[in-house]
c-di-GMP-I riboswitch aptamer from a soil metagenome, 85 nucleotides, folded computationally. RNAcentral holds the sequence, with entries from MGnify. Rfam family: c-di-GMP-I riboswitch aptamer. Its family is annotated with cyclic-di-GMP binding in the Gene Ontology.
RNA sequence: GAAAAUAGCAAACCCGUUGAAAAACGGGGACGCAAAGCCAUGGAUCUAAAAUCCCCCUCGGGAUCACGGUUGCCAGGUUGCCGAA
Numbered sequence: 001g002a003a004a005a006u007a008g009c010a011a012a013c014c015c016g017u018u019g020a021a022a023a024a025c026g027g028g029g030a031c032g033c034a035a036a037g038c039c040a041u042g043g044a045u046c047u048a049a050a051a052u053c054c055c056c057c058u059c060g061g062g063a064u065c066a067c068g069g070u071u072g073c074c075a076g077g078u079u080g081c082c083g084a085a
Base pairs, nucleotide, nucleotide: 001082008033009032013028014027015026016025017024018023031072037078038077039076041075042074043073044070045069046068051064052063053062054061055060
């Protein structure tokens, strides 16, 4: 990050599995991606099981909050393909 080339990844959705959920994994499928490769380190954001508090005769309900997620939210770190300015 211009042109091309060799490649690569895979959104939504569907099926199956795991999970409390967010979501993840596998298969199909392509919205797109110059790092849409890897890392949860700093922000941001999603969920709220457990915990605490409140309400309630009970059943239950509500609030707060990751030790749970998102790298295809933004940064940062790190490893790569091609080679004009």